The part of an RNA shown here (small-subunit ribosomal RNA, 3' major domain) has 467 nucleotides and comes from an uncultured bacterium. Its mean pLDDT, the model's own confidence on a scale to 100, is 86.
[in-house]
Context: one part of a larger RNA
RNA sequence: UGACGGGGGCCCGCACAAGCAGUGGAGUAUGUGGUUUAAUUCGAAGUAACGCGAAAAACCUUACCAGGUCUUGACAUCGAGUGAAGUAUUAAGAGAUUAAUACGUCUUUCGGGACACGAAGACAGGUGGUGCAUGGUUGUCGUCAGCUCGUGUCGUGAGAUGUUGGGUUAAGUCCCGCAACGAGCGCAACCCUCAUCCUUAGUUGCCAUCAUUGAGUUGGGCACCCUAAGGAAACUGCCGCAGUUAAUGCGGAGGAAGGUGGGGAUGACGUCAAGUCCUCAUGGCCCUUAUACCCAGGGCUACACACGUGCUACAAUGGACGGUACAAAGGGUUGCAAACCUGCGAAGGGGAGCUAAUCCCACAAAGCCGUUCUCAGUUCGGAUUGGAGUCUGCAACCCGACUCCAUGAAGCUGGAAUCGCUAGUAAUCGCGGAUCAGCAUGCCGCGGUGAAUACGUUCCCGGGCCU
Numbered sequence: 001u002g003a004c005g006g007g008g009g010c011c012c013g014c015a016c017a018a019g020c021a022g023u024g025g026a027g028u029a030u031g032u033g034g035u036u037u038a039a040u041u042c043g044a045a046g047u048a049a050c051g052c053g054a055a056a057a058a059c060c061u062u063a064c065c066a067g068g069u070c071u072u073g074a075c076a077u078c079g080a081g082u083g084a085a086g087u088a089u090u091a092a093g094a095g096a097u098u099a100a101u102a103c104g105u106c107u108u109u110c111g112g113g114a115c116a117c118g119a120a121g122a123c124a125g126g127u128g129g130u131g132c133a134u135g136g137u138u139g140u141c142g143u144c145a146g147c148u149c150g151u152g153u154c155g156u157g158a159g160a161u162g163u164u165g166g167g168u169u170a171a172g173u174c175c176c177g178c179a180a181c182g183a184g185c186g187c188a189a190c191c192c193u194c195a196u197c198c199u200u201a202g203u204u205g206c207c208a209u210c211a212u213u214g215a216g217u218u219g220g221g222c223a224c225c226c227u228a229a230g231g232a233a234a235c236u237g238c239c240g241c242a243g244u245u246a247a248u249g250c251g252g253a254g255g256a257a258g259g260u261g262g263g264g265a266u267g268a269c270g271u272c273a274a275g276u277c278c279u280c281a282u283g284g285c286c287c288u289u290a291u292a293c294c295c296a297g298g299g300c301u302a303c304a305c306a307c308g309u310g311c312u313a314c315a316a317u318g319g320a321c322g323g324u325a326c327a328a329a330g331g332g333u334u335g336c337a338a339a340c341c342u343g344c345g346a347a348g349g350g351g352a353g354c355u356a357a358u359c360c361c362a363c364a365a366a367g368c369c370g371u372u373c374u375c376a377g378u379u380c381g382g383a384u385u386g387g388a389g390u391c392u393g394c395a396a397c398c399c400g401a402c403u404c405c406a407u408g409a410a411g412c413u414g415g416a417a418u419c420g421c422u423a424g425u426a427a428u429c430g431c432g433g434a435u436c437a438g439c440a441u442g443c444c445g446c447g448g449u450g451a452a453u454a455c456g457u458u459c460c461c462g463g464g465c466c467u
Base pairs, nucleotide, nucleotide: 007467008466009465010464011463012462013461015457016456019421020420022418023417026312027311028310029309030308031307032306033305034303035302042053043052064298065297067295068294073123077122078121081117082116083115086103087102088101089100090099091098092097106113107112125287126286128285130283134281135280136276137275138274139272141270146185147184148183149182150181151180152161153160154159165176166175167174191264192263193262194261196232197231198230199229200228201227202226205222206221207220210219211218235258238252239251240250241249242248314414318373319372320371321370322369323368324367330361331360332359335354336353340349341348342347380411385406386405387404388403389402390401391400427449428448429447430446431445432444433443
C1' cells in the first nucleotide's frame, strides 16, 4: 500500500423479510457423471461445467471403432513429359476403386495458352500435443462505481494528498469545505425501440359521409386507423414546504408521459496462469506407406445406477362435446401454397395467387355460451406395448417425426433442502423464426389474459465507502 477478520460505522442489491408460482417425489425429454463397449470422438467442472460448444448425429456431418484401399497424396506451388477437357457403355467389387470398349480431338499472332494426366523430388496434410508459449475472442466479479494520470505540496523512503470530510445521488451524481489545482478511462447524455401530438404522403393500407355488395366487394374519399420520413414534447421547467441563500428531497399543478418515463444496446483499470490450439490465426514439439487421405458398415442413441435443466400430470378454477369472439411479430420462388375433391386421420390429388401492407403459411389458444361427467386411480393421467398406416429421404433395422385402432403404467401435490419473480412483472395461454430434406418438451422472439406482496434492514449471501 493492499487483502482478510465469527472488528466498528454508513449504504445498496429479489440478499433476507412479505408474497406468488415452482424444483426436490411420478412418468418422460435432454445434458452430465459412472458403468459398459471394438468405439460409445472431443472439449466444458463451485458460483461463472451439466437443453453448454451442438441455430438440428439415420448416411453425410464425424473428429471415434473394426474392416477394405491408398502414398507427391482429397487440397496448393514448381515440374521432364503426355494428352483437349469430357461423355457413354460393359465387367468385378459393399463401395472406394480396378480393368476395358466406343465417341470426342479446345484455342492460337503457331512461340504458346486453358484444362487434364504425370516419373523423380521439393513439399502437401494432421479436429495430433501444449490455452501454463501466444494473438484474437468470450465468461466472471458487475452496469458494481469505481480505476488512474500531470503539475504542485508533504514524507529520508515505500508512499500520501487530490479520490478524505459535511450533505446529496442510481452514480467519484452534484453542492459546500479543504495543499491542492486540473485532466483522462468509467457514470450520465448522445444511439435504437415503446408511449402523446403535429406536418408530409395515401397503395397493396383505411371507411365517417353517399351509392353498392355475400364480403371495403365495387364506385368514391384520404376524415379516421395504419404505415414511415421529418418535427414537437420532460427540463425538477412552474408552485409550496424542507434544506446552508447550495446540491437536493417531499408534496402539488398542468400533461400522453414526472423526476434516469418503460425496455434495449453500451461492460472502466483489472481479477480468476478462468474458457477456447476442435471457428480462425500462430511459436516450439510430434506423425510423414501414417497421428495424412478415400470408402461402405457400426458408434456418438449402450444402461444395475447418481445428479442438473425442462415438459406432462396428479384433476371439477377440471375433463369431454357442440357453438362463438379477439392478436402481435415473423417467414415464403430449390419456396409459401388457397378454393375444390378423396381419406376417421396423418396426408394425398389439385394447382388459383404471391419475389408479398396485395397471395399463402394461418383456424390463434386460454376466453365466452350451452350440454355432460359427480370425486373414483375415474370420461383424471397419459407412459408402455401390439396392430395398421402417412410423410421426408438413395435409405427410417440399429436410429426419424406424425396419424388411426387397441392397450392403458407410475402418479392423489412431493423429505431434508432449494430456485425464480417487484408490474403489464410473476403465473397462465397460444403464435412465429433460426438451424433444417425430415426431426424441438431446447433456444430466440411475439402477442392474449393478468395477480399477490414489500412492515422493514436484526439475520443469511454478494458488493461499495470510511476506519